[in-house]
Context: one part of a larger RNA
RNA sequence: GGAUGAACGCUAGCAGCAUGCUUAACACAUGCAAGUUGAACGGGAAGUGGUGUUUCCAGUGGCAGACGAGUGAGUAACACGUAAGAACCUGCCCUUGGGAGAGGAACAACAACUGGAAAUUACUGUUAAUACCCCGUAGGCUGAGGAGCAAAAGGAGGAAUCCACCCGAUGAGGGGCUCACGUUUGAUUAGCUAGUUGGUAAGGCAAUAGCUUACCAAGGCGAUGAUCAGUAGCUGGUCCGAGAGGAUGAUCAGCCACACUAGAACUGAGACACGACCUAGAAUCCUACGGAAGGCAGCUAUGGGAAAUUUUUCACAAUGGGCAAAAGCUUAACGGAGUAAUACCGUGUAGAUAUAGAAGGUCUACGAGUCGUGAAUUUUUUUCCCAAAGAAGAAGCAAUGCCGGUAUCUGAAAAAUAAGCAUCGGCUAACUCUAUGCCAUCAGCUGUAGUAAUACAGAAGAUGCAAGCGUUAUCC
Numbered sequence: 001g002g003a004u005g006a007a008c009g010c011u012a013g014c015a016g017c018a019u020g021c022u023u024a025a026c027a028c029a030u031g032c033a034a035g036u037u038g039a040a041c042g043g044g045a046a047g048u049g050g051u052g053u054u055u056c057c058a059g060u061g062g063c064a065g066a067c068g069a070g071u072g073a074g075u076a077a078c079a080c081g082u083a084a085g086a087a088c089c090u091g092c093c094c095u096u097g098g099g100a101g102a103g104g105a106a107c108a109a110c111a112a113c114u115g116g117a118a119a120u121u122a123c124u125g126u127u128a129a130u131a132c133c134c135c136g137u138a139g140g141c142u143g144a145g146g147a148g149c150a151a152a153a154g155g156a157g158g159a160a161u162c163c164a165c166c167c168g169a170u171g172a173g174g175g176g177c178u179c180a181c182g183u184u185u186g187a188u189u190a191g192c193u194a195g196u197u198g199g200u201a202a203g204g205c206a207a208u209a210g211c212u213u214a215c216c217a218a219g220g221c222g223a224u225g226a227u228c229a230g231u232a233g234c235u236g237g238u239c240c241g242a243g244a245g246g247a248u249g250a251u252c253a254g255c256c257a258c259a260c261u262a263g264a265a266c267u268g269a270g271a272c273a274c275g276a277c278c279u280a281g282a283a284u285c286c287u288a289c290g291g292a293a294g295g296c297a298g299c300u301a302u303g304g305g306a307a308a309u310u311u312u313u314c315a316c317a318a319u320g321g322g323c324a325a326a327a328g329c330u331u332a333a334c335g336g337a338g339u340a341a342u343a344c345c346g347u348g349u350a351g352a353u354a355u356a357g358a359a360g361g362u363c364u365a366c367g368a369g370u371c372g373u374g375a376a377u378u379u380u381u382u383u384c385c386c387a388a389a390g391a392a393g394a395a396g397c398a399a400u401g402c403c404g405g406u407a408u409c410u411g412a413a414a415a416a417u418a419a420g421c422a423u424c425g426g427c428u429a430a431c432u433c434u435a436u437g438c439c440a441u442c443a444g445c446u447g448u449a450g451u452a453a454u455a456c457a458g459a460a461g462a463u464g465c466a467a468g469c470g471u472u473a474u475c476c
Stems, first nucleotide, its partner, number of pairs: 001476004006472005013347002016344001018342001019340002021305001026303002031299002035063003040060002043057004070258003079183004084178002088175003093171001095169005101135001103133002110125002115120001140149003154163003184230003191221003196218008233255004237248004260281004284293001286291001311337001313336002319333001320331004350380003360371003386411002389408001393403001420465005425446003432459003442447001
């Protein structure tokens, strides 16, 4: 000198745009953040004079809750980055070849009853399906062959047809796995390893594999730093630097890991699952003491910690996601507003003219100098304010706008509403007076102050930057 997710002190007009718990992965009141489908199904209710149509709903079923959103605790590792590979899986989507025969038994809901304070629960009866099961069939799989194993569902419509379903084969996108190289500090850590290293045979997995087991062999790693210990999410990037390189990993984007702590599995194309389940633990909460409930590292809020970080806001109008045939519903993603000079950027606080060089301050060698063209004075303009008009963002007709009566524009009025902060011995731009008297103080370094202090304090003036200025912290 540059930089910052900064903080503190003094000060503060406006707009645009971005950013905002770096600390306790501490605890969390309340509200919301994942639903949708009646064109899968039997029911119930509302409404209608009646039928039909319509609307709503608990339950069964389907799809989605593995995405999106958060955090960085753990991890020195195939976790990440770059470059390759073979023994794999893949719902929805695209392309394509076939198929959907014939039957059956239940369980919710519902009704009636039982236990319990509650959470919730036992028993009996009844019922539907795109829920479940059996048989048959098969261009699939296994097998040398004989042979063996395994499917399906309907719905809407007057119909054409459309949407679903089953078995195959491609594709795209996604995921699992392997490997070469790279990725922090310590030797005051030198030896480490027993499923350990390899083989055979089994098991297991979507798949390779000591992944697991039995047997056999005794290997494997290591001063090119194993093991142990400390620290740490990695990268694209960001900051500094002419570069080499050093530091860093907020926001945005990719990957990984985690979801009160530890462990286990279920369902499913996909999880060992943030707002699912089970077990144990810690702390919290309810209890009729027999038992129960929850998990903000989602958004907002609260307490606590801290130098320090915002609203218990609006809307699904746009973009994107989920479901649905669709209308549509939903979405604290996202889009907006609010808040903080936190950063960057823009703009204003007036412009022009005018000197008796006014009064006043300050200094003085008493002549003067300086604040100072500065003020007053005269004239011009308008950020803010008031009034009228008023968007784009909306997508092939129409309708649909949170922001918002916002941006913008027109008119009127009035200089009216807007400048501070630090410094002035040298480094370093800017000097005098008064007071103090090694005192009070200042200070980044050198140093200053003991009666003439340009270094402390005040004043007047000056210098630098400016809605900011200075200090502190950290990096280059």